Overview:
Predicted 3D model of a 74-nucleotide RNA (transfer RNA) from a Saprospiraceae bacterium. The RNAcentral record of the sequence draws on ENA. The coordinates come from a structure-prediction model, not an experiment, and the mean pLDDT is 81.

[in-house]
RNA sequence: GGCUUCGUAGCUCAACUGGAUAGAGUCCCUGACUACGAAUCAGGAGGUUACAGGUUCGAACCCUGUCGAAGUCA
Numbered sequence: 001g002g003c004u005u006c007g008u009a010g011c012u013c014a015a016c017u018g019g020a021u022a023g024a025g026u027c028c029c030u031g032a033c034u035a036c037g038a039a040u041c042a043g044g045a046g047g048u049u050a051c052a053g054g055u056u057c058g059a060a061c062c063c064u065g066u067c068g069a070a071g072u073c074a
Stems, first nucleotide, its partner, number of pairs: 001073007010026004019057001028044005050066005
């Protein structure tokens, strides 16, 4: 340098062939429980879906470019 697969919450991951308000676990916060904690239960907060454009009535998803990661070929 070419090609392939990826980039979604602090972390680990979903999201069906483009369609409803992007969810789950964990972490964090609050409350219940407890003598106090842990565990458990209930609730809450947390997202520019890497970035910038494009297509579309509608994009995490499709197209182009850039950045980053892994693999592969030379």